[in-house]
Context: one part of a larger RNA
């Protein structure tokens, strides 16, 4: 000297960019953070059109008992390319957004491979979508429950579900050829048997629906190297370690089995113990190192503890299910509900970390033919000097060197051109008018902001720290080894430039100084 997600004391004008729970992976009141398609499907409400005429009933008529009878219209029925949406259903909820608890690992970082493997959506190509079936919701009637939910009984549709058909350049199997490897085996090519598919929708121009081949994406597997303390942990391992056979898997393996062998690992440090999410990066250093892993990016784990599978192209799934624990709250005691380590918010720990704000307008992201809908992702606003840069807090003149304080050898000297005064200037703050870009035809929260003009006052804006030496800057008083001070050496016991307080006087400045930590 640098550096910080700080914090603490005094102070404290503005703007821009950034950052803000490092502790309790503590506990949660309340909103909100994942919907969307009616161009997959039957309904059901509500318009609306078309038949339709109930009761009323202007009027006419009347022998006064009645009759007639237009507009309007209600049930009813069929129509609906009007709105809405509870349910089948298709996609999306596996992305995005915490958090770092566990985890010393092929976890992550890097360089290799996969002839051992998966990929919805995406793109291209090639081929195809014939013709049937039977449900189950809604819904309608009984019922049981305080409720959360359900039970029976019947209709009934679909891109739901299931047969049948067709089917290669697919997939099994078998065997045949060419080539290539030491080989298991791999490519290619023709052959035989067996196998596997589909869905339709309106506004007729889309969009979709099967099966195959390629890629693009994303993923999942092996290996080589690196990756913290301890030996006051020296011995560890029985599915351990290979091996045949088999089961499982998208695939390879002790991933699981049955048998069978006794193996594999360790002082190049196993096993245990402690700690700990790894990296790009940050930070300091001339570098080598050293310390960090806050924001951002990448990867990896978790989502109340723990186990578990289901669904799907993808989880063993933060806002999905089931079970057990443990808390919380409901209860009519029979039984239910719930999971902020999303954004905001509370309690509560703590030296300490913020608004229950606005918008989808922009990027992006889910569905939708689109219109549009959803998005606490994100854009933006509030708040904290919390950190960095940036600007003011005035300029130029002015000596009777005013008074005023401090000092004094009582003459002076300092403060100090400082102030007073003349004279000029508007940064910023305020006031007044104009006003964007971001948005591509419309559509702007941010915001009447950002920026430009115009008027208008010097007004509205300066403290901390030091002041014996390291270290730049001194004198007076008060204390009297006391009160205190201190980062070292040290200061104070009656003349203290070292304690306190004035004056001066030095660094720094919207900070300035402690204090913890790292170079």
């Nucleotide at each position: 000297g640098g550096a910080c997600g700080a914090a603490c004391g005094c102070u404290g004008g503005c703007g821009g960019c950034g950052u803000g729970c490092u502790u309790a992976a503590c506990a949660c009141a309340u909103g909100c953070a994942a919907g969307u398609c009616g161009a997959a499907c039957g309904g059901a409400g509500c318009g609306c059109c078309a038949u339709g005429g109930a009761a009323u009933g202007a009027g006419g008529u009347u022998u006064c008992g009645g009759c007639c009878a237009a507009a309007g219209g209600a049930a009813a029925u069929g129509g609906u390319u009007g709105c809405u949406u509870a349910g089948u259903g298709g996609c999306g909820g596996a992305c995005u957004g915490g958090u770092g608890a566990g985890u010393a690992a092929c976890g992550c970082g890097u360089g290799a491979g996969g002839a051992a493997c998966c990929u919805g959506c995406c793109u291209u190509u090639c081929a195809g979508a014939g013709g049937g079936g039977g449900a189950c919701a809604a819904c309608a009637g009984u019922u049981g429950g305080a409720a959360a939910c359900g039970a029976c009984u019947g209709c009934u549709a679909a891109u739901a579900c299931c047969g049948c058909a067709u089917g290669a350049c697919g997939c099994a199997u078998g065997a045949c050829c060419g080539g290539g490897g030491c080989a298991u085996c791999c490519c290619g090519g023709a052959c035989a048997u067996g196998c596997c598919a589909a869905a339709g929708a309106u506004u007729u121009a889309u969009c979709g629906c099967u099966g195959a081949a390629a890629g693009a994406u994303g993923g999942c597997c092996u290996c080589g190297c690196g990756u913290c303390c301890g030996a006051u942990u020296a011995g560890a391992u029985a599915g351990u370690u290979g091996g045949u056979g088999g089961g499982g898997u998208a695939a390879c393996g002790g991933c699981c089995c049955a048998c069978c062998a006794a193996g594999g690992c360790g002082a190049c440090g196993a096993u245990c113990c402690a700690u700990a999410g790894c990296c790009g990066g940050c930070c300091u250093g001339a570098g080598a190192g050293g310390g960090u892993g806050a924001a951002c990016g990448g990867c990896c784990a978790c989502a109340u503890u723990g186990g578990g599978a289901c669904u799907g192209a993808g989880a063993c799934a933060c806002g999905g299910c089931c079970c057990a624990g443990a808390c919380u709250c409901c209860u009519a005691c029979g039984g239910g509900a719930g999971g902020c380590a999303g954004c905001a918010g509370u309690g509560g720990g703590g030296a300490a970390u913020a608004u229950u704000g606005c918008a989808c307008a922009a990027u992006g992201g889910g569905g939708g033919a689109a219109a549009c809908c959803c998005u606490g992702a994100u854009g933006c606003a509030g708040c904290g000097a919390c950190g960095c840069c940036g600007c003011g807090u005035g300029a130029a003149g002015g000596a009777a060197g005013a008074a005023g304080u401090a000092u004094c050898u009582c003459g002076g000297u300092a403060u100090g051109u400082a102030a007073a005064c003349u004279u000029c200037u508007a940064u910023c703050a305020g006031c007044a008018g104009g006003g964007a870009a971001g948005a591509a035809a419309a559509u702007g929260a941010c915001g009447g902001u950002a920026c430009c003009u115009g008027a208008c006052u010097a007004a509205g804006a300066a403290g901390c720290c030091c002041u014996g030496g390291c270290u730049a800057a001194c004198u007076a008083c008060g204390u009297g080894c006391c009160a205190g001070c201190a980062g070292c050496c040290g200061c104070g016991g009656u003349a203290a430039u070292a304690c306190g307080u004035a004056g001066g006087g030095g660094g720094c400045a919207a900070g300035c100084g402690u204090u913890a930590u790292c170079c």
Predicted 3D model of a 519-nucleotide part of an RNA (small-subunit ribosomal RNA, 5' domain) from a metagenome.